[in-house]
Context: one part of a larger RNA
Molecule: large-subunit ribosomal RNA, domain VI
Organism: Bacteroidales bacterium
Parts: sequence; structure tokens; C1' cells
RNA sequence: CGAAGGAAAUUUGAGGAGGUCUGUCCUUAGUACGAGAGGACCGGGAUGGACGAACCACUGGUUUACCGGUUGUGGCGCCAGCUGCAUCGCCGGGUAUCCACGUUCGGUAAGGAUAAGUGCUGAAAGCAUCUAAGCACGAAGCCGGCUCCAAGAUGAGAUUUCCAUAGAGGGACGUGGGAGACUACCACGUAGAUAGGCCGCAGGUGUAAAGGCAGCAAUGUCAAAGCCGAGCGGUACUAAUAGCCCGAAAG
Repeated sequence: CGAAGGAAAUUUGAGGAGGUCUGUCCUUAGUACGAGAGGACCGGGAUGGACGAACCACUGGUUUACCGGUUGUGGCGCCAGCUGCAUCGCCGGGUAUCCACGUUCGGUAAGGAUAAGUGCUGAAAGCAUCUAAGCACGAAGCCGGCUCCAAGAUGAGAUUUCCAUAGAGGGACGUGGGAGACUACCACGUAGAUAGGCCGCAGGUGUAAAGGCAGCAAUGUCAAAGCCGAGCGGUACUAAUAGCCCGAAAG
């Protein structure tokens, strides 16, 4: 821009893409078969491998704005206590997130038409013949079944609802995200929990400083303390104010 008024939702599916894998064991059954050695079809069940998708309750990583320990050196006048730099200085842990080494799930089956092949009926050719007419089977392959996209499918589809300038709806702007390079998408904008703050909880670290007490002291204790990113809830304290722009009749 189109889809012959303008919108908001919900859809049909022409067409397209993906997927399609496979082992072992048990049983049927030591049966059929075979002199024996050996050893099935068909069917039923169990459990793996590789691959793929989703997810983070578990396990394990990551976690440079979380907590702690500690070395050297500088600073805050000194002690104590903090703090800068040294690969996050080094080390021990670690929430959310993102992951796999973790967890869950998937490939099935039916059906249709066939290939090689196997047949039935059957003439040409009184026989025979799966074929010439006709009919039936037969593959991990084909169509379909399963998942996803999909009306620019210009062949532009369908359904429902809304709107007539006192205007449906949209944009811009702002607060953000489970979305994201930008855009887009989604949530929210005071009739409000969208983000921050605050409060509570979960969770992490591991018992803060100062002081008291015990001990000559190191240290212990009062104290699961103190601190705390992203998590879960609550709460209008702060910021989403007011306002602005677009927006519908060809026949």
C1' cells in the first nucleotide's frame, strides 16, 4: 500500500515446513523345523542408544552490583573499624537468571494407492497362462494420520461485536517485562500494584559493630546474629500528570 466505509476479536485451511531412527532382553518356545548341531516366523511385554522439544521441583554448573575468610600495599590522624588497588587480588559458599551432566515428553497405530513380487478368474491359442477385459494381496518408500506456520490464498475467505465528529479505535508519550539488536510483541498509566522505595516472607552467607560477662591472653559468650541482587506477596511514599496527534462513504 492492497483486500471498495472504519475498527476490535475469534477463526477456516489452499499451500508450506518439521517429524519419520534403532538395539538388547523376557515371553510365545527350546515350540515349528532339523539326524544332530542349532533354532525361528506371527504375536505379547520390558528396557536402552542416538536425535529432538520443553522445563528448572531434584542433581550439577554459572551467578564480576549477595555474604564471609584472608595476603601485600595505599587512604580515612592513630588503635579499633572501614575502604581503594592487585585477574572478581586470592579463597569458601551462593538466590534469581541462563544451562546440562538433570527432569519430563516425542517417533506409535489405523487407513488409502502402489513397487519388485505373490495370486484368483480368464481368453486370444478347446490346453496352458497373474493379463489382454476384470479382481485380490504386497514395502522403513508414496498419500494420509501427528506438530508448527499459514487469506499478499491479489482466488486477498468466514463468524461475532462495535462506530457516525457528543466519534469506535489507533498513535505518540511515560512506568516496565515473562518480549527484545532497533522495531515489533505483552503488561500498566491514578477508576492504578507497571517499575522503584518501604514492610513482611522465602532464600544466601554464617554469628556484624559497639559494649557487658568469662579468661593473663588468643578466644568464647550474650547472638541462627548482622548484612543481603534479581525471588513471592503486601503497601500509592516516588514516577506513570494534564494534555497532544490520526481516525470512516466509492457505488